[in-house]
Context: one part of a larger RNA
């Protein structure tokens, strides 16, 4: 000089765009953050509507109360199914195959997609939920009847897959490849047309579309494994017993002391082992002519953690942030027998601190899940708010205009200098202010009518393309535009001794004070202090911090 997630001081018009608890990964009220499917199931409130009985009130018409049928409705919940392993957060832990890069497997697995092929048959017993009964302060729980599934279950069948055996081929090596016997091993239905039967709901049958099972093969995501790479410490010098190897089981998807039982006694290290101390890597960022040096916030990729500690369950995937079981600790409720919880999600709130925001708006757009599809969810996202915290832009006027006014301030008292600077007069109107008008971009679907093609028996259904019309559909609200008045509302900050661009006067008198370094001040201080004046930057300047 440069550069910051910066803090202080002051000052402080607009606008665009990015940042925004670095410190306690301290504790946390509240509220939201993960749901969806009814086209897999069963039951089915409320509410409408008829109907019919009944209370009151009325002479009657009626109205009114409380039920019973019936049709309609469809909520909560409840089994099932997919998701909940993402997305979002933090940086504790880790010096590690943790990450970077390159390579590896003749040692893996992969839900949803995509391709090939083969299927998909006949049966059963349960349970939740509704509903009895009971138990407890709740949280909840138990007992009994009773019922459905695309939910669990036997059976049937499958070349393939899997297992064992024997044979062949290739290879540096079989366990891989091929061929043959045994053996084992699946599955589910739902919706739409059309047609036939049936009083009717509905059933048989073809047809489409979802959906289900077994295999192959892909994508795509993990998992495993090795070479190099990139901290300090030797005042850490020796370190190891499942360590090192090996053979025989386990165990995983899957190699492997990963675990075990036995045998052997090896393994590592001065090129630094073990041991201690920091620390998430990296793409990047800052700097630099470069080599280097510093750094890892924001974004993007990997990695680790989710009160602390430990465990497994489901599952294609967890050893699971807002699931489960155990233990600690800490709040919270109790009827003292027991319960309940975890913001290192978005907001917010105590603390802690030099220091870090709205307890906001929409799911419109871009993703994601979940449904056939409307469409539901979403605090991711998209907005808006704060905060000159960066950066970038614009603005605070412009021309004339000398009596070189006046006021300060200097003086050698002549004047000089503040200065075309003001006034003045002629303009201009960005921004900000008022009215009004317009209301784009974000939108692309997707519905509902047509055409074509293809699918079938079928001109029905569907699925594909395509036009052409219509309709729905925008959080925040900014922005354009036109007019309106107005130079009005919008300039600080720091320095002047040298380094350094920029000088006198006063006060003060080694005091008070300055100060990055030299060094200033002790009675004429361009160096403190204040004033005029001048440089220097400007919505900022200035410091102070930490880096090159």
């Nucleotide at each position: 000089g440069g550069a910051c997630g910066a803090a202080c001081g002051u000052u402080g018009g607009c606008g665009g765009u990015g940042c925004g608890c670095u410190u306690a990964a301290u504790g946390c009220a509240u509220g939201c953050a993960a749901g969806u499917c009814g086209a897999g199931g069963g039951a089915g409130a409320a509410g409408c509507a008829g109907u019919u009985g009944u209370u009151c009130c009325g002479u009657a018409a009626g109205g009114u109360u409380c039920g019973g049928c019936u049709g309609u409705g469809g909520a909560a919940a409840c089994c099932g199914g997919c998701g909940a392993a993402c997305g979002g957060g933090u940086g504790c832990g880790u010096a590690a195959c943790a990450c970077g890069u390159g390579a590896g497997a003749a040692g893996u697995c992969u839900g949803c997609c995509c391709c090939c092929c083969a299927g998909a048959c006949c049966g059963g017993g349960a349970u939740a939920g509704c509903c009895c009964a009971g138990g407890g302060a709740a949280a909840c729980c138990u007992g009994g009847a009773u019922u459905a599934a695309u939910a669990c279950c036997g059976c049937a069948u499958a070349c393939a897959g899997c297992g064992u055996u024997g044979g062949g081929c290739u290879u540096g090596g079989a366990u891989a490849c091929c061929c043959a016997a045994c053996g084992u091993g699946a599955a589910a239905g739902c919706u739409g047309g059309c047609c036939u039967c049936u009083c009717u709901u509905g059933a048989a049958g073809c047809u489409a579309g979802c959906g289900c099972c077994a295999c192959u093969g892909g994508a795509u995501g993990a998992g495993c494994u090795c070479g190099c790479g990139g901290c300090c410490u030797a005042u850490c010098a020796g370190c190891u017993u499942g360590u090192u190897g090996g053979u025989g089981g386990g165990g995983u998807a899957a190699u492997g002391g990963c675990c075990u039982a036995c045998c052997a006694a090896g393994g590592c290290a001065a090129a630094g082992a073990c041991g201690g101390g920091u620390a998430g890597c990296c793409g990047g960022c800052c700097u630099u002519a470069g080599u280097g040096g510093g750094u890892g916030g924001u974004c993007g990729g990997c990695c680790a953690c989710a009160c602390u500690g430990g465990g497994a369950c489901u599952g294609a995937g967890a050893c699971a942030c807002u699931g489960c079981c155990c233990a600690g600790a800490c709040u919270u409720c109790u009827a003292c027998g027991g319960a309940a919880g975890g913001c290192u999600g978005c907001a917010g709130u105590c603390g802690a601190g030099a220091a870090u925001c709205u307890u906001u708006c929409g799911c419109a757009a871009u993703g994601c899940c979940c449904g056939a599809a409307a469409g539901g969810g979403u605090g991711a996202c998209g907005a808006a708010g704060c905060g000159a915290c960066g950066c970038c832009g614009c603005g605070u006027g412009a021309g004339u205009g000398a009596g070189g006014a006046a006021g300060g301030c200097c003086u050698u008292a002549g004047g000089g200098u503040u200065g075309u600077a003001a006034a003045g007069c002629u303009c201009u109107g960005u921004c900000a202010g008022g009215a009004g008008u317009u209301a784009a971009g974000a939108a692309a679907u997707a519905u509902a009518a047509g055409u074509g093609u293809g699918u079938u028996a079928a001109u029905a259904c569907c699925a594909c393309a395509u036009u052409u019309a219509u309709u729905u559909g925008a959080c925040g609200a900014a922005g354009g535009c036109u007019c309106c008045a107005a130079a009005g509302g919008a300039a600080g900050c720091c320095a002047c001794g040298g380094c350094u661009a920029a000088c006198u006067c006063u006060g003060u008198g080694c005091c008070a004070g300055c100060a990055g370094c030299c060094g200033c001040g002790g009675u004429a201080a361009u160096a403190c202090a204040g004033a005029g004046g001048u440089g220097g930057c400007a919505a900022g300047c200035g410091u102070u911090g930490u880096u090159c």
The part of an RNA shown here (small-subunit ribosomal RNA, 5' domain) has 548 nucleotides and comes from an invertebrate metagenome.
The full RNA is in RNAcentral, with records from SILVA.
It matches the Rfam family "Bacterial small subunit ribosomal RNA". Rfam links the family to the GO terms structural constituent of ribosome and ribosome.
The coordinates come from a structure-prediction model, not an experiment, and the mean pLDDT is 81.